[in-house]
RNA sequence: GGACAGUUAGCUCAGUUGGUAGAGCACUCCUUUGACGUGGGAGUGGUCAGAGGUUCGAGUCCUCUACUGUCCACCA
Numbered sequence: 001g002g003a004c005a006g007u008u009a010g011c012u013c014a015g016u017u018g019g020u021a022g023a024g025c026a027c028u029c030c031u032u033u034g035a036c037g038u039g040g041g042a043g044u045g046g047u048c049a050g051a052g053g054u055u056c057g058a059g060u061c062c063u064c065u066a067c068u069g070u071c072c073a074c075c076a
Stems, first nucleotide, its partner, number of pairs: 001072007010025004019056001027043005049065005
């Protein structure tokens, strides 16, 4: 330098044909217990990496940039 994959909640990850952003763990509260833990219920938490474009409407499509990973090439 080239190709490909990835970036979504504190962490690990879903998100179908473009149509209200979700799960598990963690955290907070309630319940259960003599108490802790487990179990049950409820809740908090999001600039969907950044910018721009297309569209009535973008996590999803297009372009550029950044970062991470894999492979290839080049230089010494």